Source information:
RNAcentral holds the full RNA, with entries from ENA, Greengenes and SILVA. Small-subunit ribosomal RNA, 5' domain from an uncultured bacterium, 541 nucleotides, folded computationally. It matches the Rfam family "Bacterial small subunit ribosomal RNA". The prediction has a mean pLDDT of 83.

[in-house]
Context: one part of a larger RNA
RNA sequence: GAACGAACGCUGGCGGCGUGGAUUAGGCAUGCAAGUCGAACGAAAUGCUUAGCUGUGUCGAGCAUUUAGUGGCGAAAGGGUGAGUAACACGUGGAUAAUCUACCUUGAGGAUUGGGAUAACUUGCCGAAAGGCGGGCUAAUACCGAAUAAGACCACGACUUCUUAGGAAGUUGAGGUCAAAGAUGGGGAUCGUAAGACCUGUCACCUUUAGAUGAGUCCGCGUCCUAUCAGCUAGUUGGUAGGGUAAUGGCCUACCAAGGCAAUGACGGGUAGCUGGCCUGAGAGGGUGGUCAGCCACAUCGGGACUGAGACACUGCCCGGACUCCUACGGGAGGCUGCAGUCGAGAAUCUUUCGCAAUGGGGGAAACCCUGACGAAGCGACGCCGCGUGCAGGAUGAAGGCUUUCGGGUCGUAAACUGCUGUCACCUGGGACGAAUGGUAUAGAUGUUAACAGCAUCAAUACCUGACUGUACCAGGAAAGGAAGCCACGGCUAACUCUGUGCCAGCAGCCGCGGUAAUACAGAGGUGGCAAGCGUUGUUC
Numbered sequence: 001g002a003a004c005g006a007a008c009g010c011u012g013g014c015g016g017c018g019u020g021g022a023u024u025a026g027g028c029a030u031g032c033a034a035g036u037c038g039a040a041c042g043a044a045a046u047g048c049u050u051a052g053c054u055g056u057g058u059c060g061a062g063c064a065u066u067u068a069g070u071g072g073c074g075a076a077a078g079g080g081u082g083a084g085u086a087a088c089a090c091g092u093g094g095a096u097a098a099u100c101u102a103c104c105u106u107g108a109g110g111a112u113u114g115g116g117a118u119a120a121c122u123u124g125c126c127g128a129a130a131g132g133c134g135g136g137c138u139a140a141u142a143c144c145g146a147a148u149a150a151g152a153c154c155a156c157g158a159c160u161u162c163u164u165a166g167g168a169a170g171u172u173g174a175g176g177u178c179a180a181a182g183a184u185g186g187g188g189a190u191c192g193u194a195a196g197a198c199c200u201g202u203c204a205c206c207u208u209u210a211g212a213u214g215a216g217u218c219c220g221c222g223u224c225c226u227a228u229c230a231g232c233u234a235g236u237u238g239g240u241a242g243g244g245u246a247a248u249g250g251c252c253u254a255c256c257a258a259g260g261c262a263a264u265g266a267c268g269g270g271u272a273g274c275u276g277g278c279c280u281g282a283g284a285g286g287g288u289g290g291u292c293a294g295c296c297a298c299a300u301c302g303g304g305a306c307u308g309a310g311a312c313a314c315u316g317c318c319c320g321g322a323c324u325c326c327u328a329c330g331g332g333a334g335g336c337u338g339c340a341g342u343c344g345a346g347a348a349u350c351u352u353u354c355g356c357a358a359u360g361g362g363g364g365a366a367a368c369c370c371u372g373a374c375g376a377a378g379c380g381a382c383g384c385c386g387c388g389u390g391c392a393g394g395a396u397g398a399a400g401g402c403u404u405u406c407g408g409g410u411c412g413u414a415a416a417c418u419g420c421u422g423u424c425a426c427c428u429g430g431g432a433c434g435a436a437u438g439g440u441a442u443a444g445a446u447g448u449u450a451a452c453a454g455c456a457u458c459a460a461u462a463c464c465u466g467a468c469u470g471u472a473c474c475a476g477g478a479a480a481g482g483a484a485g486c487c488a489c490g491g492c493u494a495a496c497u498c499u500g501u502g503c504c505a506g507c508a509g510c511c512g513c514g515g516u517a518a519u520a521c522a523g524a525g526g527u528g529g530c531a532a533g534c535g536u537u538g539u540u541c
Stems, first nucleotide, its partner, number of pairs: 001541004006537005013387006019380002026343003030340003035073003040070002043067008052059001080298003090222007099215002104211002107208004112146004121136006151178004156173007182203006190197002224270003231261003236258008273295004277288004300321005323334004351377001353376003359373001360371004390420004400411004424482001426477005434468001438464005444458005485530005490511003496525005506513002
């Protein structure tokens, strides 16, 4: 000199963009942060309509809304934190002939026929509660058989093409094993009393191919300090066989062998999430890893599995520990390292705000619902940037302050005074972009189709949707009015005098000042520097 997630002191006008729990991964009141689908299913409640039955209460049928439950998808994402980790954790480059991948896209082929339950509901019982047990009824895209097999998988045989060793891919033969579910629109002929069959659109379902995306595993190289850590290791190193996994492998087990690592630092100890980056520096390097982005790890502490395409799962389950709460003392409930907020500790770090309008995500055919992701607003000079606090004229160089050699000098064109301007703040009026490629309706075109239904796509017209926000911005009005401080002035280092003090009080980054003329202490005037900031402290280069 530069920098900072800074703090402290004095001071403080406005705006934009950023940024803000670095310490106790300490404890947490309260609210919210993951739901959605009635176009999978049975039911209940409420309201409305009834060409039906009628006993005028109702029942039956239909429509709409709402709801818990069964079922599906999601909840493994998004969001937080950096405790642990010196490791294939991360970075980079490879391997997988050792692997999996829901939703999505693509190609091929299917979707036949049966069955038994169960929640809700009702009923009985136990319990203070949390909750639980039994009897009865019922549905499905829930569950379970059978059929079929283009195909996939398994073991066996033959052949072809490849391959770095195991081996891989493909063709083929005869065996074995393995599927499925419907929902909702529309409809001319035919059948049917009707429902519907049947045809057809959309979505969903099953098997399989290829892709895309995501993930697992393995390897080369790189990645802090310490030798006052020199030897470490029995599942240890390798083999055989088996188990396990999506998959290789001591990953696990049995048996066999006695190996394996280490001064190119094993083993131990300390510290630490890693990276893109960021800071500094001419560079080489040094330091660092906050915000943003990628990866990893964790979710009160420790352990475990279940479900699932995916977890050993932050707001799932089980067990144990600590802590907190409820209790009828028998037993139960909980987990902010989500967003706000609170206590504590600390030099120190914000609102218990608004909205799903946009972007993105989940569900749904859609309308739509949910979303503390996100978009916004609020607080803090915490940082960067921009703007303002006026401009011009004005000398009897006024008064006043300070100083003086008492003549004067200086603050100083500074003020007063005159003229002007109107940024910001203030008042009044107008008033956005972000909103469409979105949604609804209408009549079209094209495709699908038996079809002028319906559905999908495309363009057209009309209407609807904004938290921020009556904000940005624009116009007008009034008014110099509301807006300057902080540090320094001995040398380094830009800037000097007076008074007070008298080795005292004090200053100080280093040298050093102060003991009666202190440009170094304190005050004042003046001056210098920076400026809504200025200094100090801390840390890095």